[in-house]
A computed fold for a 1414-nucleotide RNA from an uncultured bacterium, annotated as small-subunit ribosomal RNA.
RNA sequence: AGAGCUUUAUCCUGGCUCAGGAUGAACGCUGGCGGCGUGCUUAACACAUGCAAGUCGAACGAGAACCAUUGGAUCGAGGUUUCGUCCAAGUGAAGGUGGGGAAAGUGGCGGACGGGUGAGUAACGCGUGAGCAAUCUGCCUUGGAGUGGGGAAUAACGGCUGGAAACAGCCGCUAAUACCGCAUGAUACAGCUGGGAGGCAUCUCCCUGGCUGUCAAAGAUUUAUCGCUCUGAGAUGAGCUCGCGUCUGAUUAGCUAGUUGGCGGGGUAACGGCCCACCAAGGCGACGAUCAGUAGCCGGACUGAGAGGUUGGCCGGCCACAUUGGGACUGAGACAUGGUCCAAACUCCUACGGGAGGCAGCAGUGAGGAAUAUUGGUCAAUGGCCGGAAGGCUGAACCAGCCAAGUCGCGUGAGGGAAUAAGGCCCUACGGGUCGUAAACCUCUUUUGCCAGGGAGCAAUGCCGUCCACGUGUGGACGGAAGGAGAGUACCUGGAGAAAAAGCAUCGGCUAACUCCGUGCCAGCAGCCGCGGUAAUACGGAGGAUGCGAGCGUUAUCCGGAUUUAUUGGGUUUAAAGGGUGCGUAGGCGGCCUGCCAAGUCAGCGGUAAAAUUGCGGGGCUCAACCCCGUACAGCCGUUGAAACUGCCGGGCUCGAGUGGGCGAGAAGUAUGCGGAAUGCGUGGUGUAGCGGUGAAAUGCAUAGAUAUCACGCAGAACCCCGAUUGCGAAGGCAGCAUACCGGCGCCCGACUGACGCUGAGGCACGAAAGUGCGGGGAUCAAACAGGAUUAGAUACCCUGGUAGUCCGCACAGUAAACGAUGAAUGCUAGCUGUCCGGGGGGAUUGACCCCUGGGUGGCACAGCGAAAGCGUUAAGCAUUCCACCUGGGGAGUACGCCGGCAACGGUGAAACUCAAAGGAAUUGACGGGGGCCCGCACAAGCGGAGGAACAUGUGGUUUAAUUCGAUGAUACGCGAGGAACCUUACCCGGGCUCAAACGCCGAAGGGACAUUCCCCGAAAGGGGAUUGGCCAGCAAUGGUCUUCGGCGAGGUGCUGCAUGGUUGUCGUCAGCUCGUGCCGUGAGGUGUCGGCUUAAGUGCCAUAGCGAGCGCAACCCCCACCGACAGUUGCUAACUGGUCAAGCAGAGGACUCUGUCGGGACUGCCGGCGCAAGCUGCGAGGAAGGCGGGGAUGACGUCAAAUCAGCACGGCCCUUACGUCCGGGGCGACACACGUGUUACAAUGGCAGGUACAGCGGGAUGCCAUGGGGCGACCCAGAGCGGAACCCGAAAACCUGUCUCAGUUCGGAUCGCAGGCUGCAACCCGCCUGCGUGAAGUCGGAAUCGCUAGUAAUCGCGGAUCAGCAUGCCGCGGUGAAUACGUAAGCGGGCCUUGCACACACCGCCCGUCAAG
Repeated sequence: AGAGCUUUAUCCUGGCUCAGGAUGAACGCUGGCGGCGUGCUUAACACAUGCAAGUCGAACGAGAACCAUUGGAUCGAGGUUUCGUCCAAGUGAAGGUGGGGAAAGUGGCGGACGGGUGAGUAACGCGUGAGCAAUCUGCCUUGGAGUGGGGAAUAACGGCUGGAAACAGCCGCUAAUACCGCAUGAUACAGCUGGGAGGCAUCUCCCUGGCUGUCAAAGAUUUAUCGCUCUGAGAUGAGCUCGCGUCUGAUUAGCUAGUUGGCGGGGUAACGGCCCACCAAGGCGACGAUCAGUAGCCGGACUGAGAGGUUGGCCGGCCACAUUGGGACUGAGACAUGGUCCAAACUCCUACGGGAGGCAGCAGUGAGGAAUAUUGGUCAAUGGCCGGAAGGCUGAACCAGCCAAGUCGCGUGAGGGAAUAAGGCCCUACGGGUCGUAAACCUCUUUUGCCAGGGAGCAAUGCCGUCCACGUGUGGACGGAAGGAGAGUACCUGGAGAAAAAGCAUCGGCUAACUCCGUGCCAGCAGCCGCGGUAAUACGGAGGAUGCGAGCGUUAUCCGGAUUUAUUGGGUUUAAAGGGUGCGUAGGCGGCCUGCCAAGUCAGCGGUAAAAUUGCGGGGCUCAACCCCGUACAGCCGUUGAAACUGCCGGGCUCGAGUGGGCGAGAAGUAUGCGGAAUGCGUGGUGUAGCGGUGAAAUGCAUAGAUAUCACGCAGAACCCCGAUUGCGAAGGCAGCAUACCGGCGCCCGACUGACGCUGAGGCACGAAAGUGCGGGGAUCAAACAGGAUUAGAUACCCUGGUAGUCCGCACAGUAAACGAUGAAUGCUAGCUGUCCGGGGGGAUUGACCCCUGGGUGGCACAGCGAAAGCGUUAAGCAUUCCACCUGGGGAGUACGCCGGCAACGGUGAAACUCAAAGGAAUUGACGGGGGCCCGCACAAGCGGAGGAACAUGUGGUUUAAUUCGAUGAUACGCGAGGAACCUUACCCGGGCUCAAACGCCGAAGGGACAUUCCCCGAAAGGGGAUUGGCCAGCAAUGGUCUUCGGCGAGGUGCUGCAUGGUUGUCGUCAGCUCGUGCCGUGAGGUGUCGGCUUAAGUGCCAUAGCGAGCGCAACCCCCACCGACAGUUGCUAACUGGUCAAGCAGAGGACUCUGUCGGGACUGCCGGCGCAAGCUGCGAGGAAGGCGGGGAUGACGUCAAAUCAGCACGGCCCUUACGUCCGGGGCGACACACGUGUUACAAUGGCAGGUACAGCGGGAUGCCAUGGGGCGACCCAGAGCGGAACCCGAAAACCUGUCUCAGUUCGGAUCGCAGGCUGCAACCCGCCUGCGUGAAGUCGGAAUCGCUAGUAAUCGCGGAUCAGCAUGCCGCGGUGAAUACGUAAGCGGGCCUUGCACACACCGCCCGUCAAG
């Protein structure tokens, strides 16, 4: 300090989210030690039990237990006995005396402190600063004075009574420092009064002024002392008052009757309507009263750069409260937490009559809750109360206990140690990487913990004794005894021993950290964006890594980031946001000069700002946390000064503002009058069949005379031309002419006033259209409505009608895209150019034009501004003042409430819930039933097809054991396949094999290395068996070959073309696609590549902030067309010769044709025209060929996740006696149907028969096959030549002759039957061909659709690949050989420019409404 998320990308606006810090926390996982602090945030819910406030006998009466003494009742071991008794150790009751002092009581002081809680309270409650001339204050300090003398009671106690109890009543006795008089008494208080001083209004102070009146006391005792009364002062504490500050809501706007004030009283410590009587009618409120909601306030705490925001737990100050509500008493102090009274709820006791209680004290319990501890120890210290003191009491406090709930510190080891072990994980896997010096192992150390021993400080006072000082009861010094809860703790020493001590979260981006496996839009994750649909770094696990660490994560809340409420520090043309406009109240702000005051402002000094906290400096616990010491603030108050600025008051000025005088323009407004054209209607005339209306129609009007036309008349409304980026007005708005009234504005003059100004919350007024009320008016137009059309429908658009309304008057309403989407005012900041209204000057012979100046209204543009578009002296620039408004989208300008309105409706104006966006401007594309320009067999013009028939072939579908798989709009469908009877073959059925059908390597065994033949089972594969002959290389070791067994590699046309390579289709042979540098833009991006002309072409030329370049285009390559050179057999034959029935047949020749190779030729080069040029053009010339000569090869950046894992290759996944492999058979050839591509036809431009010509590309040895023979023929037999310019592979259409004569035919040949031929192991499923017979549909094909622009279409045949055989397909070849193109409006596809856009998966887009289901 920022980051992520709106877009294809960009800039901006804007919201959401994250990283940080914090917590009295909670939850999950985990947990070694110590220090310091913390610990019911919820139910101010209810509470069992114990404790938390007593003390004083030196105020008083009385006095239990107990002790001593006295006393001797009673009982009585034992003894005795005449059995009546007697003696008796011992036991020791009541009582007396002395001590002793418990409990209770009277009295004093304290229970108003300490401790708890935060309910209530929006308040002088709190904070801060003042005030009390309006006050009180026990104990304490200090000063003055005093303490004389009496009296009457009452608890306790005793007796009696009532009651279950709590307790109460009656009678009687008694004491005091309890209570009450009397005396004395002031500097106290009250009244009267004299003098002086001061202040702040009522007043205050002094002269110990004067007089009168009133009020005191208590004793105890150890004789030290402690008390008591009155009074002054102080200190402390308290009370009251005031200024300022202190949450939200205006959808709470009015509140108030003791209310506000006065006079007089009462009351209080004291002021006061605090209370009362009377009088007045006030008081508060937009600077927010009242009401409602919420809340204890502060020092501080958290956060933040700060300003600020949030918060008020612990500690400290104040307040309030003590079950709830109310009241007073006592007291110095209370309206009183462990006091009292009343009422209420609740709990408990009860004999039912009545009583008792109050944990928001410390523990503790229940309940609530996500959640918060021990019914501990001690008064040793600190502090409190009582006491003279000892001392007592003290859940205040100090300690301990529990909890990782926080913070600080420490530890869980340190050094060495590589075969970088094993193991895990990963990989490009004979190997490497990583966990990892990590471990093991060696050496060392011992904090903490454990064991043992020692062992503090906290302790000082007080008490007793001695001494000293003085102010004689205080202070100090020394000595002595006692005295520690914590605790045998801290700390120290020793001992054993690495020994007892690591987890949690995360790893897609933000955000540090990556791989494998599993899963397969499932399970799940997620703070935001978003992951998951078979290769998930995002789910789950693992390995590894990262972060923090006795903790780590999650959740909740606060601040931050958020300048996202903006004081610091935001905005309002289009993103949210300027009020529709004006006038104007309060308020805010305000020109020049000067004087004064000192409120604001600034400075010095003083007071306050509690402590703690925080910052800084220092110190103490081993460090730190923690603790201690020192020091430092803003704010408020006072005081002294300063006087620039603001402000108050005073004086002056004229430039702001206004007045006056003179001119001027204008659709500004209101009222009245007038005018013509048009429209409709009325009357009359002319006139006849239609009119009207539309895309086309119909409804409608019209023979009862329409429309049209003429004349006259009536009505209402609106004002053509002028007319304009014109003018006027505050806005809405304003348009024939005239008149009247009236508002505003501009210019000139510079006479007058002298800041009189600007803005403007509320308020008031105006305010288009539509709408409302009442009354008029009503021609036109026209919601609603009706009819006719359109349409799938058409409650619309179009047509015919038509009512409110449109017009006028009065009244309401009060809204608009009321827009410049731009509030008003003032000043400043380059200009240029129109136009409207003024003024001045120049010029001029009436007239242009030029210059200066003021006001309005436009265009362009500099600086500047702006996200950009744009704005730009008419600002959206630079500044000032005031008002209004905005704070993500939706919900919603909705609901509720209130106000207004006759109503319609208007104004004000939310929330729940929901989304991560919504949005602005600009960019590049794509798109448009937008525009411009231009291409293409794109249309048109033509020719021929297909779509109908039959058949062939492919596909879909269906069927099937299987009908293997793939290709599916264009860009699949005679496609992969250039050739499925077996094979192919991947499919199905069945039978086999499992080192496997093939191949490589290793080991073992057998035979000896092998091959032939035969037999049995079998469909074959395969399985089983027999026989014959022979024996590799090498000296040898050994090696090779065969079979069997075992092992390592296999094998898969199984999946994924959405993991891929390669290849291919398509846009498209379309003219495009880009780059470097420069320039422009914040940027995406643009420019270049646009524009003009031109081209087949981004082809070229010109122009140009572009200049160049690359991939494409073109050219370079091949074939064809012309010529030349060279070569001359198997080709050729002009001349010469030979020769044949004939023939280049032969000699010979290279001239020609031809073949082959290499060259030439064409370039708009020449001429004319047009053009700047590029270039275009011509029945041009020349030329074999002319403007790209024809054809081929060649396919830019890219698009379609296009096609192919089955051609091949390849990642991953899957199968392994099977998803591999072999064999036999079947299937790929099925058939109700549908589609594509073809073949043959439907005939006479034809069929058939006969005759007769002319090619080219190619192929040929398991071949092509001359020739001869046989067969009607397919073909067969025989057989020459030829591995080819030599031999072979018969061209057909055409042409000639004849016939057929328009028919389902002498067209057409499907289908079927019979008989044959060929290939092949084998033609049943399932080949081709031949002959004979049979002779189907079909008579030119609906909607709609395809190809082709010249040697092309059409038509005719020929060859080749594949191949044993099989071609209507495919790839080639030649023969014959047309028609048409006016043209580019429209349809299709494409290119360029431009425009719009809410599209970007890009119009097969996006998106709205209704309905249904959930």